Predicted 3D model of a 327-nucleotide part of an RNA (large-subunit ribosomal RNA, domain IV) from a Christensenellaceae bacterium.
[in-house]
Context: one part of a larger RNA
RNA sequence: CCCUUGUUAAGGAACUCGGCAAAAUGACUCCGUAACUUCGGGAGAAGGAGUGCCAACAGAGAUGUUGGCCGCAGUGAAGAGGCCCAAGCGACUGUUUAUCAAAAACACAGGUCUGUGCGAAAUCGAGAGAUGAAGUAUACGGGCUGACGCCUGCCCAGUGCCGGAAGGUUAAGGGGAACUGUUAGCGUAAGCGAAGCAGAGAACUGAAGCCCCGGUGAACGGCGGCCGUAACUAUAACGGUCCUAAGGUAGCGAAAUUCCUUGUCGGGUAAGUUCCGACCCGCACGAAUGGCGUAACGAUUUGGGCGCUGUCUCAACAAGGGACUCG
Numbered sequence: 001c002c003c004u005u006g007u008u009a010a011g012g013a014a015c016u017c018g019g020c021a022a023a024a025u026g027a028c029u030c031c032g033u034a035a036c037u038u039c040g041g042g043a044g045a046a047g048g049a050g051u052g053c054c055a056a057c058a059g060a061g062a063u064g065u066u067g068g069c070c071g072c073a074g075u076g077a078a079g080a081g082g083c084c085c086a087a088g089c090g091a092c093u094g095u096u097u098a099u100c101a102a103a104a105a106c107a108c109a110g111g112u113c114u115g116u117g118c119g120a121a122a123u124c125g126a127g128a129g130a131u132g133a134a135g136u137a138u139a140c141g142g143g144c145u146g147a148c149g150c151c152u153g154c155c156c157a158g159u160g161c162c163g164g165a166a167g168g169u170u171a172a173g174g175g176g177a178a179c180u181g182u183u184a185g186c187g188u189a190a191g192c193g194a195a196g197c198a199g200a201g202a203a204c205u206g207a208a209g210c211c212c213c214g215g216u217g218a219a220c221g222g223c224g225g226c227c228g229u230a231a232c233u234a235u236a237a238c239g240g241u242c243c244u245a246a247g248g249u250a251g252c253g254a255a256a257u258u259c260c261u262u263g264u265c266g267g268g269u270a271a272g273u274u275c276c277g278a279c280c281c282g283c284a285c286g287a288a289u290g291g292c293g294u295a296a297c298g299a300u301u302u303g304g305g306c307g308c309u310g311u312c313u314c315a316a317c318a319a320g321g322g323a324c325u326c327g
């Protein structure tokens, strides 16, 4: 010096990204217990008192009240919540990256859309067959959302899906015109040329689909710009105009989203890029890719406080094991 421990004056987070680590709390009985709340909780909230032995007194007794007394040894692998406030996220118990991530991710009851009438849809298989299901729409499959509460606005122009069938387009197939080859025959010849057999093949006919016509957003998705205007100023309830399928409603908002930005104001601190409450100028929130709240819950994230401490001011001493020397 290193590792594992123990103790420490005064201070007590000044350490540090951060109380990381350590310290502290800890059992049982009694008293007592707030906001909030889904009335179950929150709650062991918080906070406090007592506990062994001896004596006196009270009591039938358990026990209670008062006074006094304090140390030692041992057993066992081993005893035993720190708490409070505020905010974000996720309702919750669960699940996950075997071996750097346990979470705000996944799941979840609940919600909703959609398919499926049973030899169901869907899935596996070449098939037989099987799962679905020895089930039958209060069932089963798929998608999205994610307890609960209050809600979930506008746009169907594009894309998708569903419905429609008048018209346009449209394949094979059907159809077989004109034409061509061949040659019996005809013709002096040039040539013409039936039937048959071949080749080639127009019109016409011909489904779905697409075009087309409607519907549909808890389908994929989308949800404007410029100019002017009120008797201080500022601002604009109001007006004009252009564009669009329609121009973002409620709620929320410097947010897990805010670039400018440490925005501005307020709170907390002596001092606060974080935090909390507001404002709204939302670079670039917004309603089941759900919006906003929410008791309870969380080895979750952020800020603050009490207690506590060698984290620190600032280090010291001690024990055991290494390191070092010999072997």
Base pairs, nucleotide, nucleotide: 001322002321003320004319005318006317007316008315010313011312014311019308027051028050029049030048031047036041038147052069053068054067055066056065057064058063082306083305084304085303086302087301088300089298090297094106095105110145111144112143113142114141115140116139122131123130124129148293149292150291151290153223154222155221158220159219160216161215162214163213164212167211168210169209173205174204179199180198181197182196185192186191224242225241226240227239228238251285252282263279264278265277266276267275
Lineage of the source: Bacteria > Bacillota > Clostridia > Christensenellales > Christensenellaceae.
The prediction has a mean pLDDT of 87.